Predicted 3D model of RNase P RNA and transfer RNA as a complex of 458 nucleotides. The coordinates come from a structure-prediction model, not an experiment, and the mean pLDDT is 76.
RNA sequence: GGAGGCUGCAGGGUGGCCGCGGUUGCCUCCAGUAAUGGGGGUAACGGAGGAAAGUCCGGACACCACAGGGCAGGGAGGUCGUUAACGGCGACCGGGGGCGACCCCAGGGACAGGGCAACAGAAAGUAUACCGCCGCGCCUCAGGGCGCGGUAAGGGUGAAACGGUGGGGUAAGAGCCUACCAGAGGGCCGGGCGACCGGCCCUGCUAUGUAACCCCCUCCCGGUGCAAGGCCAAAUAGACCCGGCUUUAAGGACGGCCCGUCUUUCUCCUUCGGGAGGGCCGGGCGGGUUGGCCGCACGAGGAGUACGGCAACGUGCUUCCCAGAUGAAUGGCCACCAUCGCCUUCGGGCGAUACAGAAUCCGGCUUACGGCAGCCUCCGAUC
RNA sequence: UGGGGUGUCGUCAAGUGGUAAGACACGGGCCUUUGGAGCCCGCAUCCGGAGGUUCGAAUCCUCCCACCCCAGCCA
Numbered sequence: 001g002g003a004g005g006c007u008g009c010a011g012g013g014u015g016g017c018c019g020c021g022g023u024u025g026c027c028u029c030c031a032g033u034a035a036u037g038g039g040g041g042u043a044a045c046g047g048a049g050g051a052a053a054g055u056c057c058g059g060a061c062a063c064c065a066c067a068g069g070g071c072a073g074g075g076a077g078g079u080c081g082u083u084a085a086c087g088g089c090g091a092c093c094g095g096g097g098g099c100g101a102c103c104c105c106a107g108g109g110a111c112a113g114g115g116c117a118a119c120a121g122a123a124a125g126u127a128u129a130c131c132g133c134c135g136c137g138c139c140u141c142a143g144g145g146c147g148c149g150g151u152a153a154g155g156g157u158g159a160a161a162c163g164g165u166g167g168g169g170u171a172a173g174a175g176c177c178u179a180c181c182a183g184a185g186g187g188c189c190g191g192g193c194g195a196c197c198g199g200c201c202c203u204g205c206u207a208u209g210u211a212a213c214c215c216c217c218u219c220c221c222g223g224u225g226c227a228a229g230g231c232c233a234a235a236u237a238g239a240c241c242c243g244g245c246u247u248u249a250a251g252g253a254c255g256g257c258c259c260g261u262c263u264u265u266c267u268c269c270u271u272c273g274g275g276a277g278g279g280c281c282g283g284g285c286g287g288g289u290u291g292g293c294c295g296c297a298c299g300a301g302g303a304g305u306a307c308g309g310c311a312a313c314g315u316g317c318u319u320c321c322c323a324g325a326u327g328a329a330u331g332g333c334c335a336c337c338a339u340c341g342c343c344u345u346c347g348g349g350c351g352a353u354a355c356a357g358a359a360u361c362c363g364g365c366u367u368a369c370g371g372c373a374g375c376c377u378c379c380g381a382u383c
Numbered sequence: 384u385g386g387g388g389u390g391u392c393g394u395c396a397a398g399u400g401g402u403a404a405g406a407c408a409c410g411g412g413c414c415u416u417u418g419g420a421g422c423c424c425g426c427a428u429c430c431g432g433a434g435g436u437u438c439g440a441a442u443c444c445u446c447c448c449a450c451c452c453c454a455g456c457c458a
Stems, first nucleotide, its partner, number of pairs: 001379009012337007020047001022045010049355001053366002056364005061225004068259004073221005078092005093107001094105004108216002113214002115210003130155002132151008163181006182206001184203008229294004238285001240284007250264004266277004288457001301320008338353006384454007393407003401438001409425005431447005
């Protein structure tokens, strides 16, 4: 100097003037039938993000007698930790990629069963003999051809072809035998909390691949969601229509099914067939109100620091309160400074400064985006 | 806010692990005095975008983009 890998920080700064919206205290005015709301003045204090985004996950909180059991359905998948929880995060193991710093993995099971593997190839699962090699016999002047038997080491096809390499052995070959290697099964020892790692011995010779195909195994999951849910005020029209049930069977219980549990199960008349009313549930039609308040921000909270831990993170102490809008608040102007680009008569001038705006809240994941800083690896040059 | 769908040639649109049909439109040819109709031939896609699984992906999985539909208060 170039090329890479990993991590962190902020999200232009300062001042002035005018203007928005919130909380608390005081003063005051207005509106309204009411609940209650709105305005003005003054004092103090605050006012969008690291992603507020996508809505991919997990919860807090709220309501519901499906929050009982089971099936269906959904999710996860190495080990150990962490967390309120997660499919998150950390460390490690195994596998893969890279010269390396580092990065990636959707990581249980193919001997529970099923499905699929086109084309090519002889053959795609206990599936094979196309070329070939060997032995025997026959034919041919020779070259060579035919039949039978043996073979899967060599060649070819393919993503993948019944372990690999060397040697022995054989008619030619083959784990047929042997040495080493890989794999599967079994035994023992050592290290580690564990996944696993290392070493020794034995066996037989190796049973394709695919589960982000169905599936099997292990573990987890009630449903709905702040437009949740609750309070106040006002106004009105439910003697409307339909269906089911109302005596042991049926209806219903904010959801697909089953079991269980809970709930409603009455009155009159009667020719005993039933009728009328009431109750429960569901549906249709119609009417009234679209007002106000709570929820609404003190939190699994932030910052600093000490200890424990490789780390994620945990605990203790100190300290801080940091938006709560509701047709929806953060803006406008001026000046200076910072960075970048262009021009320059070297005085300065002009322009730009990324992605992008809360709406119940929090922990993550993913995506968008310009700038600055630090550490590490490789290559080249120079001293 | 919650839920559910769609994306393949200019247009409509099949395809559901084995390498992308058909129709209309478009271009050329034949026929015809010419046009239309008809017949024949052909072009034109890389399956919304980017990754991953697999020997192989429009199809299976993940993320991103665009568009469409449904629902919601009180009694």